Transfer RNA from a Minisyncoccota bacterium, 65 nucleotides, folded computationally.
RNA sequence: GGGCCCAUAGUAUAAUGGUAAUACAUUGCAUUGCAAAAACACAAGUUCGAUUCUUGUAAGGUCCA
Numbered sequence: 001g002g003g004c005c006c007a008u009a010g011u012a013u014a015a016u017g018g019u020a021a022u023a024c025a026u027u028g029c030a031u032u033g034c035a036a037a038a039a040c041a042c043a044a045g046u047u048c049g050a051u052u053c054u055u056g057u058a059a060g061g062u063c064c065a
Stems, first nucleotide, its partner, number of pairs: 001064005010024004018048001026036004041057005
């Protein structure tokens, strides 16, 4: 320098166009339960609608040189 992959709550995983779920953890009330808060890397584009599709940027990982 080039190719590929990943990114979602405090942590670990789902959801693959119709507005975000589960477990642990935290808080409150109660007692083995109930309730609450908490998140889609950033920007642009397509779309009636984007976590999802496309492009780019930055970070991380891997391979080649």

The sequence was found in a public genome assembly. NCBI's taxonomy places the organism under Bacteria, Bacillati, Minisyncoccota. It matches the Rfam family "tRNA". The family's RNA type in Rfam is transfer RNA. Gene Ontology term of the family: triplet codon-amino acid adaptor activity.